[in-house]
RNA sequence: GGUCCGGCGCCACGCGGCGCGUCCCCUCCGAACCGGGUCAGGCCGGGAACGGAGCAGCCCUAAGGAGAAGGACGCGGGUGCCGUGGCUGUCCGGGCCUCC
Numbered sequence: 001g002g003u004c005c006g007g008c009g010c011c012a013c014g015c016g017g018c019g020c021g022u023c024c025c026c027u028c029c030g031a032a033c034c035g036g037g038u039c040a041g042g043c044c045g046g047g048a049a050c051g052g053a054g055c056a057g058c059c060c061u062a063a064g065g066a067g068a069a070g071g072a073c074g075c076g077g078g079u080g081c082c083g084u085g086g087c088u089g090u091c092c093g094g095g096c097c098u099c100c
Stems, first nucleotide, its partner, number of pairs: 001097007008089001009087006015080002018076007026067004035060004043052003
C1' cells in the first nucleotide's frame, strides 16, 4: 500500500417498546313527555265480575358520557449495549499478500 473480517458511523426495511388518537370487548351512569316492559294511585267503560288507556315509581336500554385491563389500526420519536441488507469513512482492531 492492497484486500478481507469485525467494531464504530449513516440509510432503508423488519421486530420490540413508548406517547397520542380511533375502533372492538367489559363494567357503570344515562329518557318528566316525544323508547320499551311492568304499571300503585287516580281516570274511563260496566249492575257486577272484569276490562281499557295510562301518570308517578321500578326495570331494561338508545343517543351520549365515564372507567380498568386486553386486542386491532393509524401517526410520531433525543425509542432499543434488536435483526437483515446496503452505503461509506484522513476512524479503531485483527488476518493475509506485497513493497521499502
The RNA shown here (Bacterial small signal recognition particle RNA) has 100 nucleotides and comes from a Planctomycetota bacterium. The sequence was found by an Rfam model in a public genome assembly. It matches the Rfam family "Bacterial small signal recognition particle RNA". By type it is a non-coding RNA gene. The coordinates come from a structure-prediction model, not an experiment, and the mean pLDDT is 79. The model forms 96% of the base pairs in the Rfam consensus. Taxonomically the source falls in Planctomycetota (Bacteria, Pseudomonadati).